The RNA shown here (FMN riboswitch aptamer (RFN element)) has 146 nucleotides and comes from Nocardioides sp. URHA0020. It was read from a public genome assembly, where an Rfam model found it.
[in-house]
């Protein structure tokens, strides 16, 4: 330094103004927000005579992960309910033009999307489960192998 394993830590932003109305931060108009990892022709910095090298950043709509929800098995249980462990499923949304050898990522323009329960009226943004849980993954520590 690379690979594998174990443990620990961390791990999401946003309702502003106006309108209608008995009533809406839920509808309508305009505005607001964009998790983690990967990819990435772009950008910046540093080094170098140069070729180039190193580092950092870069996708809500591409690939993967996430909570929520559903199912199964097992355990606790007399049964139901509930809780826990493991396994499986489900899980949103992008086009056109440009440049180019090549665009899912660059540039321009226009679109679109956002769990469940609650609510005087329908929620990405309010309240609640949740001072919770949590994978992928970053980091740290330890171990194993070369």
């Nucleotide at each position: 330094u690379c690979g594998c394993g174990u443990g620990c830590u961390c791990u999401g932003g946003g309702g502003u103004c106006g309108g209608u109305g008995c009533a809406a931060u839920u509808c309508c108009g305009a505005g607001c927000c964009g998790g983690c990892g990967g990819u990435g022709a772009c950008u910046g910095a540093u080094c170098g005579a140069g070729a180039g090298a190193u580092c950092a950043g870069a996708a809500g709509u591409c690939c993967g992960c996430g909570a929520c929800c559903c199912g199964g098995u097992c355990a606790c249980c007399g049964c139901c309910a509930g809780u826990g462990a493991c396994c499986g499923g489900u899980u949103g949304a992008c086009c056109a033009g440009g440049u180019g050898a090549g665009a899912a990522c660059c540039c321009u323009g226009g679109a679109c999307c956002g769990a469940c329960g609650g609510u005087u009226a329908a929620a990405g943004u309010c309240c609640g489960g949740a001072u919770g849980g949590g994978a992928a993954g970053c980091g740290c520590a330890c171990g194993c192998a070369g």